[in-house]
Context: one part of a larger RNA
């Protein structure tokens, strides 16, 4: 000397733009954070642009958090043994029939529909198969009557998933041996796929002083701070990727979880109970206690930008867009401007003066910023404006309302006077104080930054 998600102490006018639990992956009242489709369907209602259930499609995204993980991870390159819902493009197809069941808003009883469910028949084409040949599908629906728009199937594409190698990737040797599905191979189960990924048998391998293993501590990158660099720290915000979602383990369902706001068991905790048993999961968004030096509002709209779902109006979004609150950081602006010596009064002082000091006063001018008032179709792609009567324009009045902190021995820009007597205290380092203290404590001068100044913490 930079520099921070910072904190304390004094201190304070205004605006823009960012950031804002770094600790207890501690507990968690409330509300809100995933709907949405009547152009699939069948019912209730007097009726509807409504409800109810049944399909469908999303819910595997978008939000959060870093417990855990030194490699099943990340970063770079490279490679085959895979898959894909929606989305383009191409080609072929959409036939015939069963049986089911549900539903609020009275109760019983009886019914009942599909794009739900099951069978059957074709198969350009796909599957297996040398070949012959087997196997594999399906749903409809709306109007404007002439399209659209859905299923089915197969080939491709785009965009993702999933797996494989090889190089990088903390510290400890006061860890030196570790390994028995380990390591190899055959045959098989199994997977969407390659594989000891599981099994059965067979061989004894395999890793390792170039650090195995074992034990600590950490999510990784892009980057970010500092540095001339080399390198040394780091890895909030913003982006990629990867984990995890009360703790453990489990699988359903799907194109795809082994699923934050889905189920199941099981545990510990909480709350309800007729004591038989239920319920519940903020490491979403605000709030709440707690922990700490310290970290915000139980706010507004879906206008814009994205998604989800719909033929579309449109519906939903605590993502997201905005606003609140904090000088936490950064940037910019102000707190006036001029003229003004009788060098006034006061104050300090060696008591001559000299200094504070053109400072004040006093005149004369201007009004950024604030404050008030008034206007404003503000703009933000046709429409539609949370923001916001906001920006921003014009007017009024009157220097009015805005200056503090830190330090003055030397490093280190800046001195004296009193007090005080190794005391009382100051210090970052040297060191200062024991009767003339430029070092302490007040006063006056001065220097330094400046709506900030200064400590403390960390880094380099």
């Nucleotide at each position: 000397g930079a520099a921070u998600g910072a904190a304390c102490g004094c201190u304070a006018g205004c605006g823009g733009u960012a950031u804002g639990c770094u600790u207890a992956a501690c507990a968690c009242a409330u509300g809100c954070g995933a709907g949405u489709c009547g152009a699939a369907c069948g019912g209730a209602u007097a009726a509807a642009g409504u409800c109810c259930g049944u399909g469908g499609c999303a819910a595997a995204c978008g939000g959060g958090u870093g417990a855990g993980u030194a490699a099943u991870g990340c970063g770079g390159a490279a490679g085959a043994a895979u898959u894909u819902a929606a989305c383009u493009u191409a080609c072929a197809a959409u036939c015939c029939g069963a049986a089911c069941u549900a539903a609020a808003a009275u109760a019983a009883u009886u019914a009942u529909a599909a794009u739900g469910u099951c069978g059957g028949a074709u198969a350009a084409a796909c599957u297996u198969g040398u070949a012959a040949a087997a196997g594999u599908a399906a749903a409809g629906a709306a109007u404007a009557u002439a399209u659209u728009u859905g299923u089915u199937g197969u080939a491709a594409g785009a965009a993702g998933a999933g797996c494989u190698u090889c190089c990088g990737u903390a510290g400890g040797a006061u860890u030196a041996g570790g390994u028995a599905g380990u390591u190899g191979g055959u045959g098989a189960a199994g997977u969407a796929a390659c594989g000891g990924c599981u099994c059965a048998c067979c061989a004894a391998g395999c890793c390792u002083u170039u650090g195995a293993u074992c034990c600590u501590u950490a999510g990784c990158u892009g980057g970010u701070c500092c540095g001339a660099g080399a390198g040394g720290a780091u890895g909030a915000u913003c982006a990629g990727c990867c984990a995890c979602a009360c703790u453990a383990g489990g699988a359903c369902u799907g194109a795809a979880a082994c699923a934050c706001g889905g189920c199941c068991u099981a545990g510990a905790c909480u709350u309800c109970u007729u004591u038989u048993g239920a319920a519940g999961g903020c490491a979403g968004c605000a709030g709440u206690g707690g922990g700490g030096a310290a970290u915000a509002u139980u706010g507004g709209a879906c206008a814009a930008u994205g998604a989800g779902c719909g033929c579309a109006a449109g519906c939903u979004u605590g993502a997201u867009c905005c606003a609140g609150c904090a000088a936490u950081a950064u940037c910019g602006c102000g707190u006036g401007g001029g003229u003004g010596a009788u060098g006034a009064c006061a104050g300090u002082u060696u008591u001559u003066a000299a200094u504070u000091g053109u400072a004040a006063a006093a005149c004369c001018c201007u009004u950024u910023c604030g404050a008030c008032a008034g206007a404003a179709g503000a703009a933000a792609u046709u429409a539609u404006g949370a923001u916001g009567g906001u920006a921003u324009c014009u007017g009024u009045a009157a220097a009015a309302g805005a200056a503090g902190u830190c330090c003055c021995g030397g490093c280190u820009a800046a001195u004296u006077c009193c007090g005080u007597g190794c005391c009382a205290g100051c210090a970052g380092c040297c060191g200062c104080g024991g009767u003339a203290a430029u070092a302490c404590g007040g006063g006056a001068g001065g220097g330094g930054c400046g709506a900030g100044c200064g400590u403390u913490a960390u880094u380099c």